[in-house]
The prediction has a mean pLDDT of 85. Transfer RNA from a Rhodothalassiaceae bacterium, 72 nucleotides, folded computationally. Its Rfam family is "tRNA". Rfam classes the family as a transfer RNA. The RNAcentral record of the sequence draws on ENA and Rfam. NCBI's taxonomy places the organism under Bacteria, Pseudomonadati, Pseudomonadota, Rhodothalassiales, Rhodothalassiaceae.
RNA sequence: GGGCGCGUAGCUCAGGGGUAGAGCACUGUGUUCACACCGCAGGGGUCAGAGGUUCAAAUCCUCUCGCGCCCA
Numbered sequence: 001g002g003g004c005g006c007g008u009a010g011c012u013c014a015g016g017g018g019u020a021g022a023g024c025a026c027u028g029u030g031u032u033c034a035c036a037c038c039g040c041a042g043g044g045g046u047c048a049g050a051g052g053u054u055c056a057a058a059u060c061c062u063c064u065c066g067c068g069c070c071c072a
Base pairs, nucleotide, nucleotide: 001071002070003069004068005067006066007065010024011023012022013021018055026042027041028040029039030038048064049063050062051061052060
């Protein structure tokens, strides 16, 4: 230098045009003498950044950034 993959909640990851989700974690509460487990309720996201397409973009296109792999 070229090619490919990935970037979404604190962590691990789903979701591939039509309201952003799960598990774990966290907070409150019930239970307990207390803790843990368990039940119930709840908070938490500029979907890596910018531009474009579209009535509508996390999702499609282009560029940039970061990480990983391959080729030279």